[in-house]
Bacterial RNase P class A from a Myxococcota bacterium, 458 nucleotides, folded computationally. It matches the Rfam family "Bacterial RNase P class A". Rfam describes the family as follows. Ribonuclease P (RNase P) is a ubiquitous endoribonuclease, found in archaea, bacteria and eukarya as well as chloroplasts and mitochondria. By type it is a ribozyme. Model confidence (mean pLDDT): 76 of 100. The same sequence occurs in records of 2 taxa.
RNA sequence: CGAGGUGACUUAGUGAUCGCCGGCGGAGGACCCAUCCGGGUCUCGAAGCGGGAGGAAAGUCCGGGCUCCAUAGGACAAGGUGCCGGGUAACUCCCGGUUGGGGCGACCCAGAGGAAAGCGCAACAGAGAGUAGACCGCCAGGGCAUCUUCGGAUGCGUUUCGUUGGCUCCCCACCAUCAUCCCUCGGGUACGGGGGUGGGAGGAGAACGAGUCGGGAAACCGACGGUAAGGCUUAAAGGGUGCGGUAAGAGCGCACCGGCAACCUCGGUAACGGGGCUGGCCAGGUAAACCCCACCUUGGAGCAAGACCAAAUAGGAAAGUGUUUGAAGGCGGUCCGCCGAGCUUUCGGGUUGGUUGCUUGAGCCUGUCGGUAACGGCAGGCCUAGAUGAAUGAUCAUUACCGCAGUCUCUGGCGACAGACCUGCGGCACAGGACCCGGCUUACGGGUGCCUCGAACC
Numbered sequence: 001c002g003a004g005g006u007g008a009c010u011u012a013g014u015g016a017u018c019g020c021c022g023g024c025g026g027a028g029g030a031c032c033c034a035u036c037c038g039g040g041u042c043u044c045g046a047a048g049c050g051g052g053a054g055g056a057a058a059g060u061c062c063g064g065g066c067u068c069c070a071u072a073g074g075a076c077a078a079g080g081u082g083c084c085g086g087g088u089a090a091c092u093c094c095c096g097g098u099u100g101g102g103g104c105g106a107c108c109c110a111g112a113g114g115a116a117a118g119c120g121c122a123a124c125a126g127a128g129a130g131u132a133g134a135c136c137g138c139c140a141g142g143g144c145a146u147c148u149u150c151g152g153a154u155g156c157g158u159u160u161c162g163u164u165g166g167c168u169c170c171c172c173a174c175c176a177u178c179a180u181c182c183c184u185c186g187g188g189u190a191c192g193g194g195g196g197u198g199g200g201a202g203g204a205g206a207a208c209g210a211g212u213c214g215g216g217a218a219a220c221c222g223a224c225g226g227u228a229a230g231g232c233u234u235a236a237a238g239g240g241u242g243c244g245g246u247a248a249g250a251g252c253g254c255a256c257c258g259g260c261a262a263c264c265u266c267g268g269u270a271a272c273g274g275g276g277c278u279g280g281c282c283a284g285g286u287a288a289a290c291c292c293c294a295c296c297u298u299g300g301a302g303c304a305a306g307a308c309c310a311a312a313u314a315g316g317a318a319a320g321u322g323u324u325u326g327a328a329g330g331c332g333g334u335c336c337g338c339c340g341a342g343c344u345u346u347c348g349g350g351u352u353g354g355u356u357g358c359u360u361g362a363g364c365c366u367g368u369c370g371g372u373a374a375c376g377g378c379a380g381g382c383c384u385a386g387a388u389g390a391a392u393g394a395u396c397a398u399u400a401c402c403g404c405a406g407u408c409u410c411u412g413g414c415g416a417c418a419g420a421c422c423u424g425c426g427g428c429a430c431a432g433g434a435c436c437c438g439g440c441u442u443a444c445g446g447g448u449g450c451c452u453c454g455a456a457c458c
Stems, first nucleotide, its partner, number of pairs: 001454007009446002012399007020052002023049002028044001029042005054430001058441002061439005066302004073336004078297005083097005098112001099110004113292002118290001120286002135231002137227003140159002143156005160210005167205003170200006177193002181188002211224005239257006258282002260279002263276005306356004316347006329339002363382008401427006409420004
């Protein structure tokens, strides 16, 4: 110097003229009483003195205070939150931490319980997408061809389908029971071991049927297998690397690594993290899919909520329904309970005014103490819109700030560079209350503190 990250602040100042809203104020004015002094009322009211939008006032997304239905209970349903600890009136908010993800980094983000309770979804591709697999291949058997040192080597083609669980292993569900070990004596180990009952998708075997290949004149005989290492597909494919083993392979075995589970141990309030030992246990993804679990709200409506005053009309007419067989109503849904004597519809008429709610608050500022922080305690100070078709504005001048351009000069620095002065042109963002407050989200100008990365200079 450039590009980023993050924290708090600010949202223009001054003067003049004219114009608004509200508060305090009260010179005077009007009316009434009265002999005087004087007193009372008024929706009249001068001078003067103060005050008059935002950090988002936006969105109406959360949480409350407050008001009403109203005497106000229960259940279901519904809705919300979802790691741990703290803050707060409360929250889905804030702070700190853990875990996971993104970034070279400063930092940022989070949809963060459960997939082994159940039920679903994943296009296409692929052999196969979860009780998930055989397409290309590799090996073996018997057969043919060539070569042969007669041990064998190389090449070619073949190796299929169905039924049976009152067939077996195996697998699944349920029932009762149990070793060993640990322990907080509840429990875990145990989704384990053996037994019983009932089932059967896939895998292996067996039997039967059809079929294929080879040998044989025929009858008949033999075979109809093994594998998931390598490759393909996909967003994702049966833990990874190496060695052994094998006909070829495979956690099949072993070593190391990763994941998972039990037990032990260390740190931490906890989430969680580290370590040890044992075990070949290797048991996908998705819950902001339905769902399950835990906790919370659990009636609703909202200042156009409500309260009061004044005025006017027609205490109107008709129909239906209810009165202890309990209607209407009790303002999201259903049921129960409780209250309750009028209610609903149609036609017609009057009013649309004023006061209040309405701004002193879970308020703001300063200092100090505690705390990593959010925040809290103590002391002192301040009062900052309250309108109601809806006020705070308009004009002029000048300054500040930002951008661009110009020109010599001055200042700082070793330097790369930076700043000051002058002149001209232009700009000055997002945007305005309406009961109040705490958050979140979105829009946006300017200066500035700290931090990260890169280039140049010394």